[in-house]
RNA sequence: AGAGUUUGAUCCUGGCUCAGAACGAACGUUGGCGGCACGCUUAAUCCAUGCAAGUCGUACGAAAAGACCGGUUCGCCGGUUGGAAAGUGGCAGACGGCUGAGUAACGCGUGGGUAUCUACCUAGAGGUUCGGAACAACUAUUGGAAACGAUAGCUAAUACCGGAUAAGCCCUUCGGGGGAAAGAUUUAUUGCCUUUAGAUGAGCCCGCGUCGGAUUAGCUAGUUGGUGAGGUAAUGGCUCACCAAGGCAACGAUCCGUAGCUGGUCUGAGAGGACGAUCAGCCAGAUUGGGACUGAGACACGGCCCAGACUCCUACGGGAGGCAGCAGGAGGGAAUAUUGCGCAAUGGGGGAAACCCUGACGCAGCGAUGCCGCGUGAGUGAAGAAGGCCUUAGGGUUGUAAAACUCUUUCACCGGUGAAGAUAAUGACGGUAACCGGGGAAGAAGCUCCGGCUAACUCCGUGCCAGCAGCCGCGGUAAUACGGAGGGGGCUAACGUUGUUCGGAAUUACUGGGCGUAAAGCGCGCGUAGGCGGAUUCGAUAGUUGAGGGUGAAAUCCCGGGGCUUAACUCCGGAACUGCCUUCAAAACUCCGAGUCUCGAGUUCGGAAGAGGUGAGUGGAAUUCCUAGUGUAGAGGUGAAAUUCGUAGAUAUUAGGAAGAACAUCAGAGGCGAAGGCGGCUCACUGGUCCGAUACUGACGCUGAGGUGCGAAAGCGUGGGGAGCAAACAGGAUUAGAUACCCUGGUAGUCCACGCCGUAAACGAUGGAAGCUAGUUGUUGGAUGGUUUAACCGUUCAGUGACACAGCUAACGCAUUAAGCUUCCCGCCUGGGGAGUACGGUCGCAAGAUUAAAACUCAAAGGAAUUGACGGGGGCCCGCACAAGCGGCGGAGCAUGUUGCUUAAUUCGAGGCAACGCGAAGAACCUUACCUGGGUUUGACAUGUAGGGAAAAGCCAUAGAGAUAUGGUGUCCUUAGGGGCCCUACACAGGUGGUGCAUGGCUGUCGUCAGCUCGUGUCGUGAGAUGUUGGGUUAAGUCCCGCAACGAGCGCAACCCUUGUCCUAUGUUGCCAGCGGGUAAUGCCGGGGACUCGUAGGAGACUGCCGGGGUCAACUCGGAGGAAGGUGGGGACGAUGUCAAGUCAUCAUGCCCCUUAUGUCCAGGGCUGCAAACAUGCUACAAUGGCCGGUACAGAGGGCUGCUAUACCGCGAGGUUGAGCGAAUCCCACAAAGCCGGUCUCAGUUCGGAUUGGAGUCUGCAACUCGACUCCAUGAAGGCGGAGUCGCUAGUAAUCCCGGAUCAGCAACGCCGGGGUGAAUACGUUCCCGGGCCUUGUACACACCGCCCGUCACACCACGAAAGUUGGCUGCUCCAGAAGUCGCUAGGGUAACCUUUGGGAGCCCGGCGCCGAAGGAGUGGUUGAUGAUUGGGGUGAAGUCGUAACAAGGUAACC
Repeated sequence: AGAGUUUGAUCCUGGCUCAGAACGAACGUUGGCGGCACGCUUAAUCCAUGCAAGUCGUACGAAAAGACCGGUUCGCCGGUUGGAAAGUGGCAGACGGCUGAGUAACGCGUGGGUAUCUACCUAGAGGUUCGGAACAACUAUUGGAAACGAUAGCUAAUACCGGAUAAGCCCUUCGGGGGAAAGAUUUAUUGCCUUUAGAUGAGCCCGCGUCGGAUUAGCUAGUUGGUGAGGUAAUGGCUCACCAAGGCAACGAUCCGUAGCUGGUCUGAGAGGACGAUCAGCCAGAUUGGGACUGAGACACGGCCCAGACUCCUACGGGAGGCAGCAGGAGGGAAUAUUGCGCAAUGGGGGAAACCCUGACGCAGCGAUGCCGCGUGAGUGAAGAAGGCCUUAGGGUUGUAAAACUCUUUCACCGGUGAAGAUAAUGACGGUAACCGGGGAAGAAGCUCCGGCUAACUCCGUGCCAGCAGCCGCGGUAAUACGGAGGGGGCUAACGUUGUUCGGAAUUACUGGGCGUAAAGCGCGCGUAGGCGGAUUCGAUAGUUGAGGGUGAAAUCCCGGGGCUUAACUCCGGAACUGCCUUCAAAACUCCGAGUCUCGAGUUCGGAAGAGGUGAGUGGAAUUCCUAGUGUAGAGGUGAAAUUCGUAGAUAUUAGGAAGAACAUCAGAGGCGAAGGCGGCUCACUGGUCCGAUACUGACGCUGAGGUGCGAAAGCGUGGGGAGCAAACAGGAUUAGAUACCCUGGUAGUCCACGCCGUAAACGAUGGAAGCUAGUUGUUGGAUGGUUUAACCGUUCAGUGACACAGCUAACGCAUUAAGCUUCCCGCCUGGGGAGUACGGUCGCAAGAUUAAAACUCAAAGGAAUUGACGGGGGCCCGCACAAGCGGCGGAGCAUGUUGCUUAAUUCGAGGCAACGCGAAGAACCUUACCUGGGUUUGACAUGUAGGGAAAAGCCAUAGAGAUAUGGUGUCCUUAGGGGCCCUACACAGGUGGUGCAUGGCUGUCGUCAGCUCGUGUCGUGAGAUGUUGGGUUAAGUCCCGCAACGAGCGCAACCCUUGUCCUAUGUUGCCAGCGGGUAAUGCCGGGGACUCGUAGGAGACUGCCGGGGUCAACUCGGAGGAAGGUGGGGACGAUGUCAAGUCAUCAUGCCCCUUAUGUCCAGGGCUGCAAACAUGCUACAAUGGCCGGUACAGAGGGCUGCUAUACCGCGAGGUUGAGCGAAUCCCACAAAGCCGGUCUCAGUUCGGAUUGGAGUCUGCAACUCGACUCCAUGAAGGCGGAGUCGCUAGUAAUCCCGGAUCAGCAACGCCGGGGUGAAUACGUUCCCGGGCCUUGUACACACCGCCCGUCACACCACGAAAGUUGGCUGCUCCAGAAGUCGCUAGGGUAACCUUUGGGAGCCCGGCGCCGAAGGAGUGGUUGAUGAUUGGGGUGAAGUCGUAACAAGGUAACC
């Protein structure tokens, strides 16, 4: 310090997630030792038991047991001693300990203040005298179950009361008045009283700071203040009477929710954020609520009274209790310890002290809860052991790891010694820490991860299952992501997970963000509060700055030291505590006060433009309607129609009239206005703006939360008006449907007046104001200068446009009219959906507007730009793509292939183009993979090892459908080792079994389309672009020109083959002109190389030449020459890529599967099965023809298991015979169409040949299923083929024959070749299809066979409404009123003082009154839970209906 995740890729915006640190934690697995810390975060729920606050005999009386002495009736009594337990009294129980419920508050923090008190303590001053009356204990009687009392009597005191005294004290009307004490023990102390001061502690007041909600906006009657009184330690409405009407609040009162506050802790670079365990300070609480008493101090945790709930005891009459003290129990919970030891230390209470008490505290126990430290051994050790795992089978790895050898003993264990803590005594811890000795590697390692982020990889299992997952995402048969294993990475007595906080997150932005299009500028003005504000002088010093003082507790953090072996921990010192208060000083800036100024702002004068606003009047054109005329059959409307109007006279046309609305041309990116908006003309009233000029005012300014006004269209109310247009509605069309688009009608409305509504994509998607920062050009309104006086040129101010620099921006873009650089003010944003919705409030007549959430859900949603793809977008271009033609297919019969059906099997594959005469260039057996049946198991085939053998192969016979089985016969080669062969056993063979979506190779297709890329450079943040686009041109990214590109590669073309012309060489089997010979005839023979031809090598064609066009280009058009002319014709040749295209059945191959079978052998059957459909062909339907006779001309091939001449036989297929030829020699082999002649004469025919009957031939082991061919006979459909559809642009189509592969034969009409004859047409590119380039839009990128919306149906989830129901909190009114303080008191009681002895004062009880808790009644508010039903919302691989949006999305979309 960053990383992952939106996309095909990119940049940005933006959320989600991760890596870090931390914890009072919990859970899972594991667990050796020690030190130091920490340990109910939940039920402030309930508690059994024990302990946690007592002490003092030197305040007081009385005194048990026991002991001693004496007496004794042996029961005991008396005395002395003794001092338990209790009582009176004093001090302490207000500290210490626990908890955080309440509290948003002077509660806390910080800094000040004073109207105050302060036991014990310290210091000072003074005093300590004289009396009195009681009450407990105790005794007696007595009530009660108990708790606890009642009555009578006795008694002491440092308990209580009175008198005296008063330096100082208090009160005072300044005359005066008032008020104290306690002794004890003993000879030294200690108490007591008054008072002053201090110290300590406490009370009260004030400034500032201290969570969230405005869907809480008004709150308040003791309320705010005053006077007086009461009350308190003390100020004060603290309380009361009276008076006044105040007080608080947008700088957030009141209300609601939440919360103890702080030092600090965690995190963070910091600023901040979150938290407030342990330790420390403060506050609050003690079962809930109320109350006071005592006291220096309490309204009191282990005190009292009352009320409530709960628990316990009870004799039912009454009583008792309060662990949020320490242990412990129950309960709750994910979860938190022992009913331990000790007062030895520190501290506290009492006491003169000894001492007593102390669950404060010191220790121990439990817990890996955290932090820190240590150990589980160290060295050597390669045969790189065994085993495991992987493997390409060679090896690799675990791994110096182990074993083995050598060594050590920390910790733990055993034995011994044995502290400090204590400065005399006293040690719980503790026989602890530590030290010494002993033995032995001995007792001591796990957890998690290994797809990316993120360090670490393989095998097996599983097969969208089981499962994983923090995010992205893995898993559908080769999973580094699931589970196991091996190996590896990380941390280590721990490791992971979960939860929470901060960080990363600049993702609330003070430091440190934004708002044209990503979320975000209010629709626009005016203006209140507030914020901000021109120049200059003086003053003051609030802000500000500097210096000093006080405070900022300790601990913590940081720095430097010290102590525990180290560390954690702890001690000492320093710094710091960024804060608050206060003193002094400064005066630049801001504020403030006083003055001055003119440039901001405004006023005045003179001009100017304008659809600015309101009202009134007025004009013409057009539409419609009415009247009248002319006129006749249609009009209207549409893509085409129909509804509609019209013979009752429409439409058209002419004239007149009526009515309402809107204002053509001018008219312009022009003008005006704040915005909405404003358009005929005239008048009236009126707002603002601009220019020029002088004088004046003197900062009067800017912005603007609330507030207020204006505010298109639609809509609402009342009353008018209504021509045209036109929601709704009706009809007609369209359509699968058409509640739409189109048409015919048509009502609200549109118009006017008045009143509402208050919203729009109210947009420049850009708030307002001011200043500054290059220019060019147009236009509107002024002023001004020049001048050629004009349709001119310049300067300047104010508007309004275009382009462009710097700068900015994610980019697009903005750019003096900023989205640039600055200042001020306001508004707004913080992931998408839910939702601008619900609830609540406000406004509205309503519609609705405004303000405005949450649950839940997703990992994205989005902006700009890029490359593609696509478009019922555009432009250019090409192709037998269309058009123009020729011939077909689709109809018939047959052949072949396919689907379907059938079957025991009809083996398998191929499926739009690009499957279907395809794999198959040959299914009767074989092939053959399928079916049935019969056999076989190291196998039909290969290799190896071990053992064995002579029975080899072959032949013969028998059985059998055969494979085979049985019997007989038979005895291989050799270098003498063996080989070959057979048998047995084991390794293994074998598989046309699966996966073409695991693959190689091969192939198809777009497409022989002209494209596809790279290097360097340049541009861009980048994806990318440029080059490759543009202007021409081409068959072509072919070439030329231009150009931030320059080059290059794969493609194109060329090089290759063939064909067309010529030349040269050569001349057999080919050829034969000339010469010779010969024949009935023939290159037949001698010979020849001229020609044809064959073979080989060359030439030739290059837009080379001429002319026109064109950019002096490429190129194109025409011409010449030429066998051939613009790639001459044809072929081979197929770029980057696309289709998970095809093929595991050509072959190869990973993985999976079968192994007496899914292998292999055999026989028979099937692949040929036939209702139907499709595809590709053949033959036809005839006269451009059929048939008969005669006759002519090819090329390319094939041939020895072959082609076969000749002769003979047969009507023929063919048979017999057999010359020649391994072939330029011989054969297949007569080419056919054609030509000549004849016949048929338009018909189901002398067309057509299917089908069927009969008879044959050939091949073959074998033609039944299931061959081809021949002959005789038979003679079907069919008369040119619907919608639709295919091929072809020249030696092409069409037509005619010939050959070959495969092959015994053949279902070949197929396929691949060859030649013969040999056309027509192309105006042209509008349209259909396909393709190329450029451009445009896009919400597509699996790329339009895309994406995607809404209803309905189903499941689940959360939320809203709802007759209500039921809780919490709370306001107000009233009833009732405990305890208790206070006040009153005519009843009752009464020791101290007074007394005249009667009584009085005072006090107590009782009674009454005010207040007053729980409780009760009523009525509101608020907030939960729940509710039949209901509403929308969200989510959910393959539901229904449509097609709304994205392309012009097929009616542009949207508000």